[in-house]
Context: one part of a larger RNA
RNA sequence: GGAUGAACGCUGGCGGCGUGCUUAAUACAUGCAAGUCGAACGAAGCCCCUUUUCUUCGGACGAGGGUGACUGAGUGGCGAACGGGUGAGUAACGCGUUGGUAACCUGCCCCAAAGUGGGGGAUAACAGUUCGAAAGGACUGCUAAUACCCCAUGUGAUCAUCAGGAUUAGAUGCUUGAUGAUGAAAGGAGUAAUCCGCUUUGGGAGGGGCCUGCGUCCCAUCAGCUAGUUGGUAGGGUAAUGGCCUACCAAGGCUAUGACGGGUAGGGGACCUGAGAGGGUGGCCCCCCACACUGGCACUGAAACACGGGCCAGACACCUACGGGUGGCAGCAGUAGGGAAUAUUGGACAAUGGGCGAAAGCCUGAUCCAGCAACGCCGCGUGCGCGAUGACGGCCUUCGGGUUGUAAAGCGCUUUUAGGGGAGAUGAGAAAGGACAGUAUCCCCUGAAUAAGCCUCGGCGAACUACGUGCCAGCAGCCGCGGUAAAACGUAGGAGGCAAGCGUUAUCC
Numbered sequence: 001g002g003a004u005g006a007a008c009g010c011u012g013g014c015g016g017c018g019u020g021c022u023u024a025a026u027a028c029a030u031g032c033a034a035g036u037c038g039a040a041c042g043a044a045g046c047c048c049c050u051u052u053u054c055u056u057c058g059g060a061c062g063a064g065g066g067u068g069a070c071u072g073a074g075u076g077g078c079g080a081a082c083g084g085g086u087g088a089g090u091a092a093c094g095c096g097u098u099g100g101u102a103a104c105c106u107g108c109c110c111c112a113a114a115g116u117g118g119g120g121g122a123u124a125a126c127a128g129u130u131c132g133a134a135a136g137g138a139c140u141g142c143u144a145a146u147a148c149c150c151c152a153u154g155u156g157a158u159c160a161u162c163a164g165g166a167u168u169a170g171a172u173g174c175u176u177g178a179u180g181a182u183g184a185a186a187g188g189a190g191u192a193a194u195c196c197g198c199u200u201u202g203g204g205a206g207g208g209g210c211c212u213g214c215g216u217c218c219c220a221u222c223a224g225c226u227a228g229u230u231g232g233u234a235g236g237g238u239a240a241u242g243g244c245c246u247a248c249c250a251a252g253g254c255u256a257u258g259a260c261g262g263g264u265a266g267g268g269g270a271c272c273u274g275a276g277a278g279g280g281u282g283g284c285c286c287c288c289c290a291c292a293c294u295g296g297c298a299c300u301g302a303a304a305c306a307c308g309g310g311c312c313a314g315a316c317a318c319c320u321a322c323g324g325g326u327g328g329c330a331g332c333a334g335u336a337g338g339g340a341a342u343a344u345u346g347g348a349c350a351a352u353g354g355g356c357g358a359a360a361g362c363c364u365g366a367u368c369c370a371g372c373a374a375c376g377c378c379g380c381g382u383g384c385g386c387g388a389u390g391a392c393g394g395c396c397u398u399c400g401g402g403u404u405g406u407a408a409a410g411c412g413c414u415u416u417u418a419g420g421g422g423a424g425a426u427g428a429g430a431a432a433g434g435a436c437a438g439u440a441u442c443c444c445c446u447g448a449a450u451a452a453g454c455c456u457c458g459g460c461g462a463a464c465u466a467c468g469u470g471c472c473a474g475c476a477g478c479c480g481c482g483g484u485a486a487a488a489c490g491u492a493g494g495a496g497g498c499a500a501g502c503g504u505u506a507u508c509c
Stems, first nucleotide, its partner, number of pairs: 001509004006505005013380006019373002021338001026336003030333003035078003040075002044071002047068001048066001049064003053060002085291003094216004099211003104208003109204008117151004126141006157182009187196003217263003224254003229251008266288004270281004293314005316327004344370001346369003352366001353364004383413004393404004418446006427436001453498005458479003464493005474481002
């Protein structure tokens, strides 16, 4: 000198764009953050229509109908594994990069082929009985489905046996054919056409799993480490390879090119600095990983060992009728605590994107906006011109004057900005539809009006005098100032620098 997610002191006019718990991965009141589909299904309620009886003519009760609308709960489907947060752990195939998979998976989406036949038994809801303070159950009875089960069919597919073929470093799992075995399906809407689904396959796209060469901090005051350890055989397990797991067999494997141990740490794109080489950092944004009170476990599912799912254990907190239950903000706000220190319990789904739905639409603290903060960067303003008897005042003085200083006053001008009034968007791709927002922007009016500070002045290093103080009070980044003439302390005048900021502290180059 540059830089910062900064903080502190003094000061503070506006706008645009960004950024904002670096500490306690501490504990959390309250609200919201994941739902949706009635065009999968049954029942109920309410509204509507018709009607019997009664009527105080308002209506009430009962019955029937509806392929009319709506609603909360339930069965079922899809989603909830995305999006959002955090950086605790991890020195690791975690990440980055290069390859491999002849060892693999893939819901929704796209293309292609074939099919969608017949039957059955339940169960929630509901009703009744009942246990419990509650949370929540138990029993009996009824009912539906795109829920569940059985039979058939089998283009494909899978498996077994047999026979060939190609590519390859290598065929066992690629490919062709034959025989045998195994196992599918669901309906809904519409007058209909048809559409949306369902089943079995092949291919694709996108996504993922696993393996691998190389790279990836400090300590040798860590020198030896290792029994599922290293390899083999067989088996289990997985979508899949593999000591991943098990049994048996062998005795191996790693290490000064740093094993093992300890400390620290999420990694990268990037960011800061520097001419570069390099050094430092990993906040915001993007990619990957890990985690979700702590530890463990599986279930469902195409995918989880699952932040707002489940079970067990533990700590903590809350409710309790003492028998037993409930909870998890490292989502968005917000609270307490910690701290030098970090914001609103805001608006809207209008846009972009996501989930569900045939759609209308619903949900969306993702997102878009607004609020707070000079926290940062950038831009603008606080006037412009003329104006000397160089006024008054201040300060200095050799008492002549010098300086503040064209500075002020005064005269003229302008209106960025400010205040007032009026018009008023783009963002919404063909109609309508805008949270932001009466915002941005434009026009008119008023009037210099609404707006300057901070640090420094001994040398480094731009800028000097006076007074006070008297090794005191104090200053200080280094050298060093201060003990009676201090340009170094304090104040004043003046000057220098930067400027809505200026200094200080911390950290990096």